[in-house]
Predicted 3D model of an 842-nucleotide part of an RNA (large-subunit ribosomal RNA, domain II) from Capsicum annuum. Its mean pLDDT, the model's own confidence on a scale to 100, is 81. Its Rfam family is "Eukaryotic large subunit ribosomal RNA". The literature on the family includes a 2001 paper in Science by Yusupov et al., "Crystal structure of the ribosome at 5.5 A resolution". The organism belongs to Capsicum, within Eukaryota.
Context: one part of a larger RNA
RNA sequence: CACUCCAGAUGCUAGCUUGUGGGCUUCUCAUUUGACCCAUAUUAAAACACGGACCAAGUAGUCUGAUAUAUGUGUGAAUCAAUGGGUGAGUAAACCCAUAAGGCAUAAAAAAGCUGAUCGGUGGGAUCCCUCUGAGGGGUACACCACUGAACGACCUUGAUCAUCUGAGAAUGGUUCGAGUGUGAGCAUACUUGUGGGGACUCGAAAGAUGGUGAACAAUGCCUGAGUGGGGUAAAGCCAGAGAAAACUCUGGCAGAGGCCCGCAACGAUACUGGCAUACAAAUUGUUCGUCUUACUUGGGUAUUGGGGUGAAAUACCAAUCGAACUGUCUAGUAGCUGUUUCCCUAUGAAGUUUUCCACAGGAUAGCUGGAGCUCGCACGCGAGUUCUAUCGAGUAAAGAAAAUGAUUAGAGGCCUCGGGGGCGCAACUCUCUUGACCUAUUCUAAAACUUUAAAUUGGUAAGAUAGCAUGACUGCUUUGUUGAGCCGUGCCAUGAAAUCGAGAGCUCCAAGUAAGCCAUUUUUGGUAAGAAGAACAUGCAAUGCGGGAUGAACUGAAAGUCGAGUUAUGGUACCAAACUGUGCGUUAACCUAGAUCUCAGAAAGGGUGUUGGUCAAUUAAGAUAGCCGAACGAUGGUCAUGGAAGUCAAAAUCUGCUAAGGUGUGUGUAAUAACUCAACUUCCAAAUCAACUAUCCCCAAAAAUGGAUGGCACUUAAGCGCGCGACCUACACCCGAUCGUUGAGGCAAGUGUCAGGCCCUGAUGAGUAGGAGGGUGUGACAGUCACUGAAAGAUCUUGGGUGUAAUCCCAGGCAAAGCAGUCUUCGGUGCAGAUAUUAGU
Numbered sequence: 001c002a003c004u005c006c007a008g009a010u011g012c013u014a015g016c017u018u019g020u021g022g023g024c025u026u027c028u029c030a031u032u033u034g035a036c037c038c039a040u041a042u043u044a045a046a047a048c049a050c051g052g053a054c055c056a057a058g059u060a061g062u063c064u065g066a067u068a069u070a071u072g073u074g075u076g077a078a079u080c081a082a083u084g085g086g087u088g089a090g091u092a093a094a095c096c097c098a099u100a101a102g103g104c105a106u107a108a109a110a111a112a113g114c115u116g117a118u119c120g121g122u123g124g125g126a127u128c129c130c131u132c133u134g135a136g137g138g139g140u141a142c143a144c145c146a147c148u149g150a151a152c153g154a155c156c157u158u159g160a161u162c163a164u165c166u167g168a169g170a171a172u173g174g175u176u177c178g179a180g181u182g183u184g185a186g187c188a189u190a191c192u193u194g195u196g197g198g199g200a201c202u203c204g205a206a207a208g209a210u211g212g213u214g215a216a217c218a219a220u221g222c223c224u225g226a227g228u229g230g231g232g233u234a235a236a237g238c239c240a241g242a243g244a245a246a247a248c249u250c251u252g253g254c255a256g257a258g259g260c261c262c263g264c265a266a267c268g269a270u271a272c273u274g275g276c277a278u279a280c281a282a283a284u285u286g287u288u289c290g291u292c293u294u295a296c297u298u299g300g301g302u303a304u305u306g307g308g309g310u311g312a313a314a315u316a317c318c319a320a321u322c323g324a325a326c327u328g329u330c331u332a333g334u335a336g337c338u339g340u341u342u343c344c345c346u347a348u349g350a351a352g353u354u355u356u357c358c359a360c361a362g363g364a365u366a367g368c369u370g371g372a373g374c375u376c377g378c379a380c381g382c383g384a385g386u387u388c389u390a391u392c393g394a395g396u397a398a399a400g401a402a403a404a405u406g407a408u409u410a411g412a413g414g415c416c417u418c419g420g421g422g423g424c425g426c427a428a429c430u431c432u433c434u435u436g437a438c439c440u441a442u443u444c445u446a447a448a449a450c451u452u453u454a455a456a457u458u459g460g461u462a463a464g465a466u467a468g469c470a471u472g473a474c475u476g477c478u479u480u481g482u483u484g485a486g487c488c489g490u491g492c493c494a495u496g497a498a499a500u501c502g503a504g505a506g507c508u509c510c511a512a513g514u515a516a517g518c519c520a521u522u523u524u525u526g527g528u529a530a531g532a533a534g535a536a537c538a539u540g541c542a543a544u545g546c547g548g549g550a551u552g553a554a555c556u557g558a559a560a561g562u563c564g565a566g567u568u569a570u571g572g573u574a575c576c577a578a579a580c581u582g583u584g585c586g587u588u589a590a591c592c593u594a595g596a597u598c599u600c601a602g603a604a605a606g607g608g609u610g611u612u613g614g615u616c617a618a619u620u621a622a623g624a625u626a627g628c629c630g631a632a633c634g635a636u637g638g639u640c641a642u643g644g645a646a647g648u649c650a651a652a653a654u655c656u657g658c659u660a661a662g663g664u665g666u667g668u669g670u671a672a673u674a675a676c677u678c679a680a681c682u683u684c685c686a687a688a689u690c691a692a693c694u695a696u697c698c699c700c701a702a703a704a705a706u707g708g709a710u711g712g713c714a715c716u717u718a719a720g721c722g723c724g725c726g727a728c729c730u731a732c733a734c735c736c737g738a739u740c741g742u743u744g745a746g747g748c749a750a751g752u753g754u755c756a757g758g759c760c761c762u763g764a765u766g767a768g769u770a771g772g773a774g775g776g777u778g779u780g781a782c783a784g785u786c787a788c789u790g791a792a793a794g795a796u797c798u799u800g801g802g803u804g805u806a807a808u809c810c811c812a813g814g815c816a817a818a819g820c821a822g823u824c825u826u827c828g829g830u831g832c833a834g835a836u837a838u839u840a841g842u
Stems, first nucleotide, its partner, number of pairs: 001011002037052002040049001053842002056839002063198002066195003071190005079103002083098004108115001120148005128139004150181001152178003155174002161168002202339001204337001208330006219304009230262003233258001237254007266291003271287002274285002306322001308318002343776004348771001353366001355364003367514002369511008382502003386499002389462005398453001399451002405447001407445001410442001412440003417437007468492005474486002477484001517541002522536004546557003561739004566734002571729003575712002580726001582725006595715001606700003610697001612695004618689002627684001630681001633657002639651001663678001667676002740766005746760003777831001779828003784823002788819001797814006
């Protein structure tokens, strides 16, 4: 406020208060799900492959002269300042003028002498014009393309004519060659990309050359100094004595030689392969050990040096350096080799193959790819990893051996011929038997280098106007021949000449990367085989994520902008874990160890009276099979053989009588008999029985080292195996909607704001390594322009918010304190995560 007589109730609206819920954005915490560490090189990396503790700063395709291509600008049959001069605030790099010497271009061809280019024709052609307004028809015809004639030069050919020798040279011919002609298009400059020369993207050798410095370590010589204790052994020589004819010998002492002995110092360094081994030490320490009057040890001085020294010789030593020292320079030496190589987004997007190279870790070449364009185009034309029709090509698969070639098994028949062995025979190229060769008709098995035949798949061409038909010229070719063939001209002919699909088709120039490949199906080579090696076809991985296969480069499904909704693929639906412990039928019982989903991650031959099906051959109510009971006989001890053999050691033969049935005997047994048993038959019983083969599941076959894997748990009328039927789950796939980018087609200059580098509308499309392309972002500097600034510029640090797909950018606050932002050009020592990278810090 409405309703109402009033009250009250109800409804609507507004304000206030309170409560609650939802959405967006940001932050924090928790749970669930997904999720292996980057870079590199690789067929392939999470790798038990290498680099990498962390952070900051700095760090790598540059500049230059040459050249090709694209594009822009200036001028144009030309073009070019950089030579000289002038102007001037100026000794102008920049402004102006003159010159055109010179460069390149305007003419080529040829080794050179020398010579040296006529507006050609036909067809196709955008545009434009006329006509028609339905497609169409007629004309004109630039650039360009195709075909063709001509002229120029070279080469080959020809040689009229002229000429004083060399010679000049018309007309002519040529499947010959030219980076050329045919009314010019260049020059200069800027920039892009590429190439090659330069340090040439950056770091890196082993080497090489040349000039110096070292003998304080260690090597050797020389000079001059110093040092070596003790013990043992006992050479020469000497003395004394003894012996002896003598030479001389012997004994005892003295003596104290020695690259002699034991051993201290000293020097060295054998063993423990001891200690230590981020050490006491870039070679030490303990004990042990070697030498210890000498070729001994040692101080100082001096001499000898780098292709050189020195060396009792080890390629040892020459300053912790030695199969050639150290050090400066050439030098940023070179590396087909390794590592590294710095911001973002967008669309595109490979190759591991061909040929070739002193080529195999690499280049060039073609291919694949990108970019820049150009000429046409909306269907009469063009195109195609497709089909149909027509017609050619091939010699694989298969087939064949009674077809050729060559191989091969088996018998059968056989006139002649040849060989071997026999028989009759004196013998015979007489007869006869046999066995081979041989012949004939068959038969078995087969061929990459056999084939009559001969696929599938596959390759070429064609499916019309540049064609078809008619006609007239020409020709050096061809023909007996104006015959043929080719070519030129003219006329006629439009039912547009199979299907399906596409919207684009064709052409030119420049350039990157690649040149290690790998996997699966099918075919295939060699190999015992291989996750081994080599090929073919066409996919895939590499370069690629996503759902499924538990896990996974390649298998299966399916390829991806960002959101929302729906539906599926593959695969699944007891629980882990989204979805039926759904439904129907069958099957399996598995104690070393049932089974459980392509690739694929494990098993065979051979067995099973485990079980369930099947095929085939039989028996059975005229009573089977199994079980129990009975009987299982006679001729006859058959013949032969044997020491013996009576059914039963062996051999041959295997009938008959009576029976319901009974073998000239299936086994046991005996020296041989005997006895038992079986086959065959009967009684009882009562309804199904039995041989062989085959298949599913299951079992055996089936043994390995850490404990272990249908993915786990577990599961048994399954949650196993084999068939069905329905429902349900889910991928970035499909479909629908929205939106972002890219790209194609079309429209818009009008009335009243706005960027034509704009706006509107509509179709398609979006994976990506190496790589190329486009657009954008940050950084330092000069100049132009426009701003700010002690009333606080910019950075650093910091709290918070916003924009953009991103690189990045903007805003507010704090701290701070003197310069500096935007924009349009230009220039570049312009962007770091890696390089055992450099320097500083932790």